[in-house]
This is a predicted structure of a 690-nucleotide part of an RNA (large-subunit ribosomal RNA, domain II) from a Candidatus Saccharimonadota bacterium. Model confidence (mean pLDDT): 83 of 100.

Context: one part of a larger RNA
């Protein structure tokens, strides 16, 4: 990991509900007692329970009764409906281990110091080399305390290093030689030193030169075995088949938040029955969206002001100036403003509309993590695949088609079959089913095929003003002057450094200058003018489509799915085709429900019409099959079950047991009924092969 066997709602009691049977009041229980032969069938036993009356804490009353002073009102009941009871069968709560598997953990008796840890007794072990304490002699010096030399001696948790003990670093090893090893290397080796042998301390304990270390490969409390199937709001797992309907992730509480109660949603079953929803009319009440600016409050823009304070000023004043106040005046803001004020949506009602739901009892559950997309908010940064809420829908529990591939987006809601048709979203060069379709126009950017403010004589259309054969517009040629270097300032300031004025003249026109220049002048242009030319149109401005710039990522293209596509295979407006799903139609079949008709065995067949037949969790029906008893009736050595192949039946589970071959070699099975140790693919499931 495979393959094969095991593997999980069970029984026992006592409640509720349903179904069913019995009786009318129900029913027996221990016990006896006959048959009988092994645990049951009959019979007998009213003992007890239930019902048959209720009330009220009771006491007690009693078709009543309680409350109360009450004849009052109230509550609960009698009166109707009848209803009761005891089996037995399904469903479902309690109590019992109560589907099944799993803790850490707690307690109780015990075994455990042969590992280790600390003490006891009692033996044993430390090669070899160095060092050279105290202290002794002896000699020399010195008046002496004493000093020095020699030489002997042989301390020391003293040194160097075997054994032995330990383990510093390091490699190897890590399904190892080893559940702690091995190789260099390293500490200690006369001591707190190492060791053999009995020996004592025991778990709420020891022992411990204290690491929470040891206490038999496990020690923040050992092991064994028993309370014991502790408990487990937790994970996991839970074993055939078809058919109806078909949820929830919400409120409120909660030592409550991944858990539960109760309600809401589901589903079966009864009952009363058209209440229900949806459209259309109708009549209602609002203060939301917009408005708006009376009124709360906020706010800008000017201007008045016999109103009030506060600075400055004056001897006091004037006057000034700054806030408020009130009046005018243009203009804005509001979820906790409203003199206005919608659609929706609620309420109610009517309907010769459409639907097919709504309710009340009852039994059984799921659901209490949601998500995501529009749309109205709140939080946040008008961030987030964020978060909280409201309204819709999808998903969850929904498969087909579209979107390249995508749980939520579009279209569509799969009972079963067809090599039949229309369509829907989306498509129609090719990959790819169907239009290189037919018409006008745009787009040069591969724009389409990813972005924003911002830029720009891309380029299409509209729409305004001027100017234009009295010649516009560019373009070329000439002029662009004089007062006057305007006043001031300045070192200068001459049209151009800065302030102030910004005017007259000639003139066909020229600014007391619109730029570039000079230390200041010069100088080079511009406005403006006038020839020149003879091409017919120019130029400003504003608004449109449809394009460029802005535009920088990490493994190559990698921001059309691809190939490629430019009067298109882009885009914008039409037209008419087609293709396209599990949608609709069509031809056959199945089943549910309800409704009519026939048949009988009276709850079942058969026929017909209607409208249905996705589906998690979870309610309801209805099969299937395996083992064992009953009942019965067949098969079988002329071959039974089992195993292996195969044809055939049936919606499925499964059938073919009077199919068909092999193998097998002795049992084995319809029919109706009963009783379960009744169904595996998962449980890091067990056991066993391989």
């Nucleotide at each position: 990991g495979c393959c094969g066997g095991c593997g999980a709602g069970u029984u026992a009691u006592u409640g509720g509900c349903a179904g069913u049977a019995g009786c009318a009041g129900g029913u027996u229980a221990a016990g006896c007692g006959a048959u009988a032969a092994u645990c049951a069938u009959c019979g007998c036993g009213a003992a007890g329970c239930c019902a048959c009356a209720g009330u009220g804490a009771a006491a007690g009353c009693g078709a009543g009764c309680c409350u109360g002073a009450a004849u009052a009102g109230g509550g609960c009941g009698u009166u109707u409906a009848u209803u009761g009871u005891u089996g037995c069968u399904g469903c479902u709560g309690a109590u019992a281990g109560a589907c099944c598997c799993g803790a850490a953990a707690c307690c109780a008796a015990g075994u455990g110091a042969g590992c280790u840890u600390a003490c006891c007794a009692u033996g044993g072990c430390c090669a070899g080399g160095u060092u050279g304490a105290a202290c002794c002699c002896u000699g020399u010096c010195g008046a002496a305390g004493g000093a020095c030399a020699g030489g002997g001696g042989g301390a020391g948790g003293a040194c160097c290093g075997c054994a032995c003990c330990g383990a510093u670093g390091u490699a190897u090893u890590c399904u190892g030689c080893a559940a702690c090893a091995u190789g260099c290397u390293c500490g200690g080796a006369u001591g707190a030193g190492c060791u053999g042998u009995g020996g004592u301390a025991a778990g709420g304990g020891g022992u411990a030169a204290c690491a929470u270390g040891c206490c038999a490969a496990a020690c923040g409390a050992a092991c064994u075995u028993g309370g014991a199937g502790a408990u487990a709001g937790c994970u996991g797992g839970u074993u055939c088949u078809c058919c109806c309907u078909g949820a929830a992730a919400u409120a409120u509480a909660u030592u409550u938040a991944g858990g539960u109660a109760u309600a809401g949603g589901g589903u079966g079953g009864c009952g009363a029955u058209u209440a229900g929803c949806a459209g259309u009319g109708u009549g209602g009440g609002g203060g939301u969206a917009g408005g708006g600016c009376u009124c709360u409050g906020a706010u800008c823009u000017g201007a008045g002001u016999a109103c009030c304070g506060g600075g400055g000023g004056u001897a006091a004043a004037a006057c000034u100036u700054c806030g408020g106040g009130c009046u005018c005046u243009a203009g804005u803001c509001a979820a906790a403003c409203u003199a206005c004020a919608a659609a929706u949506a609620c309420c109610a009602u009517a309907c010769u509309u459409g639907u097919a739901u709504g309710c009340g009892c009852u039994g059984c559950a799921c659901u209490c993590a949601g998500c995501u997309u529009a749309c109205g908010g709140g939080a946040g940064c008008u961030a987030a695949g964020u978060u909280c809420c409201g309204u819709a829908a999808a998903c969850a529990a929904a498969a087909g088609g579209a979107a390249a591939a995508c749980a939520a987006u579009c279209c569509a809601g799969a009972c079963c079959a067809a090599c039949a048709a229309a369509u829907a979203a989306g498509g129609u060069c090719u990959c790819u089913a169907a239009g290189a379709c037919a018409a006008u126009g745009u787009u040069a950017a591969g724009u389409g095929g990813g972005a924003a403010a911002g830029g720009a004589a891309g380029u299409u259309u509209u729409a305004u003003u001027u100017c234009u054969c009295a010649g516009a517009c560019a373009c070329c040629u000439a002029g662009g002057a004089g007062g006057u270097c305007g006043g001031c300032u300045c070192a200068g300031a001459a049209g151009c450094a800065g302030c102030c004025a910004u005017c007259c003249u000639u003139u066909a026109a020229a600014g007391a200058a619109a730029g570039c220049g000079u230390a200041a002048c010069a100088g080079c242009u511009c406005a403006c003018u006038a020839g020149c030319c003879g091409u017919a149109g120019a130029a400003a401005u504003a608004a449109u489509g449809c394009g460029c710039c802005g535009a920088a990522g990490a493994u190559c293209c990698a921001a059309c799915g691809a190939g490629g596509c430019u009067u298109a295979a882009a885009c914008a407006u039409u037209g008419c085709a087609c293709c396209g799903a599990a949608u609709u139609u069509u031809u056959g079949g199945a089943u549910u429900u309800a409704c009519u008709c026939g048949a009988c065995u009276u709850g079942u067949c058969g026929a017909g019409u209607a409208a249905g037949u996705g589906g998690u969790a979870a309610g309801g029906g209805a099969g299937c099959g395996u083992u064992c008893u009953g009942u019965g009736u067949g098969c079988u050595u002329u071959g039974a079950a089992g195993c292996c192949g195969g044809u055939c039946c049936g919606a499925a589970a499964g059938g073919c047991u009077a199919c068909c071959g092999g193998u097998g070699g002795a049992g084995c099975g319809a029919u109706c009924a009963g009783a379960a140790g009744u169904g595996a693919g998962a449980a890091u499931g067990c056991c066993g092969g391989c």